[in-house]
RNA sequence: UCAGAUUAUCGGCUAAUCGCCUGCCCUUUAGGGUAGGAGGAAAGUCCGGGCAGCAUAGGGAGUGGUAGUUGCUAACGGCAACCGGGGGUAACCCUAGGGAAAGUGCCACAGAAACGAUACCGCCCCGCGCAAGCGGAGUAAGGGUGAAACGAGUGAGGUAAGAGCUCACAAUCUUGGUCGGUGACGGCUAAAGAAUGGUAAACCCUACCAGCUGCAAGGAGAUGAACUUUCGUUGGCUUCGGCCAGCUGGCUUCCCGCCAUAGUUCAUCAUAAGAACCGCUCGAUUGUGUCGGCAACGGCAGAACUAGAUAGAUGAUUAGCAGUCCUGCUCGGCAGGAUACAGAACCCGGCUUACAGAUAAUCUGACGCC
Numbered sequence: 001u002c003a004g005a006u007u008a009u010c011g012g013c014u015a016a017u018c019g020c021c022u023g024c025c026c027u028u029u030a031g032g033g034u035a036g037g038a039g040g041a042a043a044g045u046c047c048g049g050g051c052a053g054c055a056u057a058g059g060g061a062g063u064g065g066u067a068g069u070u071g072c073u074a075a076c077g078g079c080a081a082c083c084g085g086g087g088g089u090a091a092c093c094c095u096a097g098g099g100a101a102a103g104u105g106c107c108a109c110a111g112a113a114a115c116g117a118u119a120c121c122g123c124c125c126c127g128c129g130c131a132a133g134c135g136g137a138g139u140a141a142g143g144g145u146g147a148a149a150c151g152a153g154u155g156a157g158g159u160a161a162g163a164g165c166u167c168a169c170a171a172u173c174u175u176g177g178u179c180g181g182u183g184a185c186g187g188c189u190a191a192a193g194a195a196u197g198g199u200a201a202a203c204c205c206u207a208c209c210a211g212c213u214g215c216a217a218g219g220a221g222a223u224g225a226a227c228u229u230u231c232g233u234u235g236g237c238u239u240c241g242g243c244c245a246g247c248u249g250g251c252u253u254c255c256c257g258c259c260a261u262a263g264u265u266c267a268u269c270a271u272a273a274g275a276a277c278c279g280c281u282c283g284a285u286u287g288u289g290u291c292g293g294c295a296a297c298g299g300c301a302g303a304a305c306u307a308g309a310u311a312g313a314u315g316a317u318u319a320g321c322a323g324u325c326c327u328g329c330u331c332g333g334c335a336g337g338a339u340a341c342a343g344a345a346c347c348c349g350g351c352u353u354a355c356a357g358a359u360a361a362u363c364u365g366a367c368g369c370c
Base pairs, nucleotide, nucleotide: 001366002365003364004363005362006361007360008359009358010357012321013320014319015318016317017316018315020037021036022035023034024033025032026031039341043352044351046350047349048348049347050346051214052213053212054211058256059255060254061253063210064209065208066207067206068082069081070080071079072078083097084095085094086093087092098205099204103203104202105199106198107197115151120143121142122139123138125136126135127134128133153169154168155167156166157165172194173193174191175190176189177188178187179186180185218278219277221269222268223267224266225265226264227263228262232247233246234245235244236243237242248260249259250258251257285304286303288301289300290299291298292297323339324338325337326336327335328334329333
C1' cells in the first nucleotide's frame, strides 16, 4: 500500500420566531414564568421475566417447548468460555449437536433389488445342442442403476467360481484399563469384542421446562335495611322432617379438586361508571471508580434522575455552519440538489429485521522498503 476478519461508537450542530405535551411556581382563572420532552432499533411482537387478576397456583392426563458441556442471569429458546463436526492459507466463521442394536413408518426417479430378501450383465459348474445358444444350480468379487446397493479397505489364503469364509496389517464402533480435564471430551493401551444402510426440523423414546389470562391486566364498588326463596329445576330415596345425584357461575383443553345461595327494591358514601383518576414510570435504572472473574457477569464506594401522552405532545419556518453523495460549470474552486431506517403507549432482559453515511480499536494474509 492492497485485500480481508472481528468488535465498539456516532448517526448532524448553532441561533431566532411561531406552536404542542408534562411537572412546579405566580395569578386578575385567563394567562404568564421556569424546567424537561423519542430510538439504536422506540419496529416485528418471536422468546424470557417483573407486575396484576383468578386457589396460596393445586394433582393427573393431554398439549407445547428445549436438546454437546460448564458457567452467567430474575429468567430465557439469550449470553460467555470450552468440547465435537464442517469451511477458510490465516485472522476467523458456521453448527436444531440426546437416542436409529425399544418399536412403527418412509427412502422419489432409475434399477433385478431400497432393508423384506433377491440377481439385469457378469463369473463358475452340470445337462442339451455341430454351433449360436437354451435350461438348471452356485456366487455376489467385477459391471450397470441410483443421493444411498446389503455395508470394513489392501494383500494373501481359500474355492468350480466366489465371498470377513479365514488370516495379516490398517480404519471404525463398543467395552475395559490408565493418564489429563469440574465436565462435554482428549491421549495412550488391551480385547482369546463386534459388523447394527439412511431418515427423529417422521411418529416415537429419554431428560428437563411450562397453570391460564394480559395494563382494554387490575384498583372497582363498599356498607346497611326490607321482601321473596332457604335458592331454581330434573331424577332417585323417604320414617314426608328431609337426604342424595345431576344441571348453574368462576379457575379449565379434559378429569379430579377448590371457591360461590340467588334475585328484587330502598338508603348512605364516592361531583362521575366514561378511553375521567390511580396503575404510570426510581428501576434486575444510568454512568464513574475500584476489586474478583479468561469472559458473560458479579461485589463495593460515591454520584445522577433521564418523556409520560390517551387518538395520542415531542413539530414547523428562516438564517448560518459541518460531513458525504449526485449534477452542472467559466473546474486546486463555485453553484444547485439530496442527506438514512424510522416514531414511545405498563416496564425491563434478549433475539430478529431495517438503516444515507461517519469514526475508532485489535488482528490476519500478500507485496514493497529499512
RNAcentral holds the sequence, with entries from ENA. Bacterial RNase P class A from Saccharimonadales bacterium (SeqCode), 370 nucleotides, folded computationally. It matches the Rfam family "Bacterial RNase P class A". Rfam links the family to the GO terms tRNA processing, ribonuclease P activity and dimeric ribonuclease P complex. A source record names the gene rnpB.